The part of an RNA shown here (small-subunit ribosomal RNA, 5' domain) has 494 nucleotides and comes from an uncultured bacterium. Its mean pLDDT, the model's own confidence on a scale to 100, is 83. RNAcentral holds the full RNA, with entries from ENA and SILVA. Its Rfam family is "Bacterial small subunit ribosomal RNA". Its family is annotated with ribosome and structural constituent of ribosome in the Gene Ontology.
[in-house]
Context: one part of a larger RNA
RNA sequence: GAACGCUGGCGGCAUGCCUAACACAUGCAAGUCGAACGAGACCUUCGGGUCUAGUGGCGCACGGGUGCGUAACGCGUGGGAAUCUACCCUUGGGUUCGGAGUAACAGUUGGAAACGACUGCUAAUACCGGAUGAUGACGUAAGUCCAAAGAUUUAUCGCCCAAGGAUGAGCCCGCGUAGGAUUAGCUAGUUGGUGAGGUAAAGGCUCACCAAGGCGACGAUCCUUAGCUGGUCUGAGAGGAUGGCCCCCCACAUUGGGACUGAGAUACGGCCCAGACUCCUACGGGAGGCAGCAGUGGGGAAUCUUGCGCAAUGGCCGAAAGGCUGACGCAGCGACGCCGCGUGCGGGAGGAAGCUCUUCGGGGUGUAAACCGCUGUCAGGGGGGGCGAAGGUCCCGGGGAGGCAAUGCCCCGGGGAUGACGGUACCUCCAGAGGAAGCACCGGCUAACUCCGUGCCAGCAGCCGCGGUAAUACGGAGGGUGCGAGCGUUGUUC
Numbered sequence: 001g002a003a004c005g006c007u008g009g010c011g012g013c014a015u016g017c018c019u020a021a022c023a024c025a026u027g028c029a030a031g032u033c034g035a036a037c038g039a040g041a042c043c044u045u046c047g048g049g050u051c052u053a054g055u056g057g058c059g060c061a062c063g064g065g066u067g068c069g070u071a072a073c074g075c076g077u078g079g080g081a082a083u084c085u086a087c088c089c090u091u092g093g094g095u096u097c098g099g100a101g102u103a104a105c106a107g108u109u110g111g112a113a114a115c116g117a118c119u120g121c122u123a124a125u126a127c128c129g130g131a132u133g134a135u136g137a138c139g140u141a142a143g144u145c146c147a148a149a150g151a152u153u154u155a156u157c158g159c160c161c162a163a164g165g166a167u168g169a170g171c172c173c174g175c176g177u178a179g180g181a182u183u184a185g186c187u188a189g190u191u192g193g194u195g196a197g198g199u200a201a202a203g204g205c206u207c208a209c210c211a212a213g214g215c216g217a218c219g220a221u222c223c224u225u226a227g228c229u230g231g232u233c234u235g236a237g238a239g240g241a242u243g244g245c246c247c248c249c250c251a252c253a254u255u256g257g258g259a260c261u262g263a264g265a266u267a268c269g270g271c272c273c274a275g276a277c278u279c280c281u282a283c284g285g286g287a288g289g290c291a292g293c294a295g296u297g298g299g300g301a302a303u304c305u306u307g308c309g310c311a312a313u314g315g316c317c318g319a320a321a322g323g324c325u326g327a328c329g330c331a332g333c334g335a336c337g338c339c340g341c342g343u344g345c346g347g348g349a350g351g352a353a354g355c356u357c358u359u360c361g362g363g364g365u366g367u368a369a370a371c372c373g374c375u376g377u378c379a380g381g382g383g384g385g386g387c388g389a390a391g392g393u394c395c396c397g398g399g400g401a402g403g404c405a406a407u408g409c410c411c412c413g414g415g416g417a418u419g420a421c422g423g424u425a426c427c428u429c430c431a432g433a434g435g436a437a438g439c440a441c442c443g444g445c446u447a448a449c450u451c452c453g454u455g456c457c458a459g460c461a462g463c464c465g466c467g468g469u470a471a472u473a474c475g476g477a478g479g480g481u482g483c484g485a486g487c488g489u490u491g492u493u494c
Stems, first nucleotide, its partner, number of pairs: 002490005009341005015334002017299001022297003026294003031058003036055002039052005065252003074177007083169002088165008096130004105120006136145003150157003178224003185215003190212008227249001230246001231242004254275005277288004305331001307330003313327001314325004344374004354365004378435001380430005388421001393416008438483005443464003449478005459466002
């Protein structure tokens, strides 16, 4: 965050599985770079261009979801020292000489499939070795040790080392942070020391040895419950309750365990093992994980579309053009909430009809209707029609640093193209009161009264209590009261 009953015209802004962290069909949600590399296909004006499976780089640790677990340095707040930090910024240096292979590809071959096996060929910013090597690391010192990669083209983008910054993260401590004593004792890596190992880093973090400590009525241990905070609701405040949406932190990703890669891992859409479940199978063996966005079944009182778009904001990759983006922007559904608007306005009788009450004279509904005059919101139809678009890019022009100069680079001006929403908002024209009112209550609390029916029956009820023959309390009617696109009921909190 509501649900249920009756009712329901429009718009704006919000918000929508609180239950089964139950199981999931289908589609989409993380790619990108050919200006790192070989190869293949296609086009070609023969200059070149396009597309891509593979190698390689960066990203996939962000963004998005959920609240299972957790009573804890998890969170909040304030401190601390023994640390790391890809991309980014600043500064100082360097960018040298070689080598061996391997995907792709070709051939052979296994398997139902998933997926392989063998042989041969090849490239790199993939891999390896040498050189140089300090202001760096280790060391008291002597000394020892550690690097690189090129691409396009001629100026850029890169690469390596070191120092600093920024950002992010890991660690430690003080204080605060739920209930139970019908839980009183708990603890052997336990508490401390020495040494070693390990880590980015302090530390029983781990191990060997030694000592016997450590915690506890200021509540240890155990049990139960629970994500924490900013905040939200309520209240004069103190306080009480709460933690949905949004933001921050934490934890988790079918259940449990494990490491790998990496600057960084709870690695949701990575890997391995085990369990449960589902699916395929040629029975040998394989595949899967919506607590991403939609959607389905189930559970439930109950909670939405298998929509459009990357135009904007932001993210990743790229020199760029651009690609990807269920983040996001929008649209759809629901009176679930808040807010705004409308369902007409003026005139119109001592007052129609109907209904109702009646003391039968009359009273009420009631200016209400009819009728007359008017207006045109919203909805409907026609026409016009945005802001959100500016950056980047292309064309034209001007200027600047640098340079012999030109291109390129930087700055400025003008112009072109770029909108999912959407022909929407908004403006205007047309017609015509036309399409738009209900719900609860009327004994007291508590605003609002009569008649009929019923007869302790049927029923009402929040409390007190009504009903047994004149019921303002049940049911209906007329009338009235309250709120109004809502009104009541139930639930919850103060």